Small-subunit ribosomal RNA, central domain from an uncultured bacterium, 349 nucleotides, folded computationally. The coordinates come from a structure-prediction model, not an experiment, and the mean pLDDT is 87. The RNAcentral record of the full RNA draws on ENA and SILVA.

[in-house]
Context: one part of a larger RNA
RNA sequence: UUGGGUUUAAAGGGUGCGUAGGCGGUAGUUCAAGUCAGAGGUAAAAUAUACCUGCUUAACAGGUAGAUGUCCUUUGAUACUGUUCUGCUUGAAUUAUUUUGUCGUGGGAGGAAUGAGUAGUGUAGCGGUGAAAUGCAUAGAUAUUACUCAGAACACCGAUUGCGCAGGCAUCUCACGAAGAAUAUAUUGACGCUGAAGCACGAAAGCGUGGGUAGCGAACAGGAUUAGAUACCCUGGUAGUCCACGCAGUAAACGAUGAUAACUAUCCGUUGGGGCAUUCAAUGUUUCAGUGGACCAGCGAAAGCGAUAAGUUAUCCACCUGGGGAGUACGACCGCAAGGUUGAAACUC
Numbered sequence: 001u002u003g004g005g006u007u008u009a010a011a012g013g014g015u016g017c018g019u020a021g022g023c024g025g026u027a028g029u030u031c032a033a034g035u036c037a038g039a040g041g042u043a044a045a046a047u048a049u050a051c052c053u054g055c056u057u058a059a060c061a062g063g064u065a066g067a068u069g070u071c072c073u074u075u076g077a078u079a080c081u082g083u084u085c086u087g088c089u090u091g092a093a094u095u096a097u098u099u100u101g102u103c104g105u106g107g108g109a110g111g112a113a114u115g116a117g118u119a120g121u122g123u124a125g126c127g128g129u130g131a132a133a134u135g136c137a138u139a140g141a142u143a144u145u146a147c148u149c150a151g152a153a154c155a156c157c158g159a160u161u162g163c164g165c166a167g168g169c170a171u172c173u174c175a176c177g178a179a180g181a182a183u184a185u186a187u188u189g190a191c192g193c194u195g196a197a198g199c200a201c202g203a204a205a206g207c208g209u210g211g212g213u214a215g216c217g218a219a220c221a222g223g224a225u226u227a228g229a230u231a232c233c234c235u236g237g238u239a240g241u242c243c244a245c246g247c248a249g250u251a252a253a254c255g256a257u258g259a260u261a262a263c264u265a266u267c268c269g270u271u272g273g274g275g276c277a278u279u280c281a282a283u284g285u286u287u288c289a290g291u292g293g294a295c296c297a298g299c300g301a302a303a304g305c306g307a308u309a310a311g312u313u314a315u316c317c318a319c320c321u322g323g324g325g326a327g328u329a330c331g332a333c334c335g336c337a338a339g340g341u342u343g344a345a346a347c348u349c
Stems, first nucleotide, its partner, number of pairs: 004320003007303002012317001014201004021194003025088004031082001033081002035077007042069001049065006091191001092188003095184006103177007110154001114150008125136002162169002206247006215241002220236004258316006266294012298305002322349003331342004
C1' cells in the first nucleotide's frame, strides 16, 4: 500500500531469446468503443449532512432541502486514445562496399620450463627453514652434458588495450561459424520497446561413465612450532586440477548501478571506421561507434555520480518494507547425490 524507494542503509532477476500482456514515430481518412456535452428515466424508506419545528433542555421525534451511481435510454461533439483505409521516412530491419577484434567450434604445429628414463662426467653431500627435523643420497644422489618420453600451461609483446549477452576469452596457424562498426539520401515502410510464464546459455567447486595424470594439491601421513596446534612453516601425498560425453545451476555471477528511447556546459586521453585541410609522410581538424580521466548545472544523507548519470523525462519488467529466528521448518517442484528453487510462523529484542 491511491505513498516512498532499490551504487554503499532492506531492495536490480547471473545473462540472453521470447509467448501472453502493457506501451508505442509521422500525415490524412472512416467509425464513434473509451472521452466530453445536452435531454429523459431510475437510484424505496430509514440512516448520514444542512436548516426549521415539537417534547422545560438533550438524547429522541417530525418536516424541508441538498447530496448519493464505473447506472440505463437517447441526441450530439471528434481534440486525444482506440478502430478502418491510404500514405511518409526520421525508429527498426535488409542490401552493397569497406573494415575490426585475446568472439565461438574443430583440426594441425611450436619453443621455454618442470618431471621421468637411459648413457657419460663426477664425489659426499643434497634439500629445506626464523632455526631445524622428517625426506633423498656410497645400491653413487645433488650438480652438469647428450638423447628420449610425458602431461599441463602459454614468458616477453601486454596497456585505464581489445572482443563477447553474461559466464568468460591471450603461443602460432588452417577450416567452418557468429557478431560489431563506418560509409551509401540503395530497399522494405513502424515491421518497434519491454517482457509474467517458458526455453537456452551459465565461473569455480561437486557428481556419473571412460580415459589421462608432468606440475600443483583438499583429505591423509610424518617433521617442526606451541601450554596445546586437529593450523600457519617443512617433507611426502589421494581425490581433484586435464580430455570426451552427461548431470548440476550456484558465486562479492559486482559497475554491489535492469532494459529501451530522448534531452542537458566544457576540457584531456585512448581503440576502430569515415570526411576535410596540408601534404611524400608525419600532423591538424571534424564526425560516428566504443573505452578511460577531470569537472559546470543538477542530484545525493554523505562518500560521490556527473552525456557510459546516481541529472531531467517516458514505457515495461524485477525487487524492498525493523534486527534475530532464517534463506531455516513444512509442503511442492527439480536433482544420482550433494543440494537447488519457492519460502513461513511461534518466540525474542